[in-house]
Molecule: c-di-AMP riboswitch aptamer (ydaO/yuaA leader)
Organism: Geodermatophilus tzadiensis
RNA sequence: GAGUCGUGUCCGCUGCCGCGGGCGCGAGCCGGGGACCCACCGCAGUCCUGGGGUGAAUCGCCUGCCGAGCGCAGUGCGUAGGGCUUCUUCCCGCCCGAACCCGUCAGCUAACUCGGUAGGCGGCUCACGGAAGGAACG
Repeated sequence: GAGUCGUGUCCGCUGCCGCGGGCGCGAGCCGGGGACCCACCGCAGUCCUGGGGUGAAUCGCCUGCCGAGCGCAGUGCGUAGGGCUUCUUCCCGCCCGAACCCGUCAGCUAACUCGGUAGGCGGCUCACGGAAGGAACG
């Protein structure tokens, strides 16, 4: 973190119980598209610029670069927001504040429809910062 469970079939391992992998199905969970209603949708001019999605991951400043921009770069400084401390909450403390996807296209949205169900780490014998509460036991 949605990232769990059950099951069919094939293959491999095994003395057995079983285990692993490939291709499927189902349940649960997660995400996208998609009506009415609602929202958006006024006129004129100039300049710039596509827009959208998953996610906590937005925004600003500073420095440098350049083609000078809604630009690029950074063990830079903060910040919206998010996480951890093993019953819960608060405080203290410690961290994250990315990355990717769609492809000119999508507001919300019932029915309907499509997809995902990973990955990466830390700790490990009772969980050992403080306060309050709860539960259990006595």